[in-house]
RNA sequence: GGUUGUGUAGCUCAGCUGGUUAGAGCGCGGCAUUCAUAAUGCCGAGGUCGGUGGUUCAAGUCCACCCACAACCA
Numbered sequence: 001g002g003u004u005g006u007g008u009a010g011c012u013c014a015g016c017u018g019g020u021u022a023g024a025g026c027g028c029g030g031c032a033u034u035c036a037u038a039a040u041g042c043c044g045a046g047g048u049c050g051g052u053g054g055u056u057c058a059a060g061u062c063c064a065c066c067c068a069c070a071a072c073c074a
Stems, first nucleotide, its partner, number of pairs: 001073007010026004019057001028044005050066005
């Protein structure tokens, strides 16, 4: 340098054929339970969906470019 893939919550990851409200587990905070702790149950906080632009009535999802990372090729 080229090809392919990945980028969504603090971490690990879902998200279908574009459809109006963006989710799970773990972690974190509160409450319940317990003599206490762990475990368990309930509630809650936490998101520019990597960036910019475009298509569309509507974009996490489609297109272009850029950035970061990984694998392969050279």

The prediction has a mean pLDDT of 81. Transfer RNA from an uncultured SAR86 cluster bacterium, 74 nucleotides, folded computationally. Rfam family: tRNA. Its family is annotated with triplet codon-amino acid adaptor activity in the Gene Ontology. The sequence was found in a public genome assembly.